[in-house]
RNA sequence: GGCUCUGUAGUUCAACGGAUAGAAUAAAGGAUUCCGGUUCCUUAGAUCUGGGUUCGAUUCCCAGCAGGGUUG
Repeated sequence: GGCUCUGUAGUUCAACGGAUAGAAUAAAGGAUUCCGGUUCCUUAGAUCUGGGUUCGAUUCCCAGCAGGGUUG
């Protein structure tokens, strides 16, 4: 360089083209406890970038960027 796969909360993963993008875990606050842990409640937190298609895009198409695999 060619081909191919992936890119979503801090992390690991969901989400027929349509509802407020969900879950676990981690974090913060509270309850419980003599303190801590466990347990329970609450809160905040994300679609790689730019275009295109569409009434509507996390999803489909193109280009780029980043990472993985494979090949010379």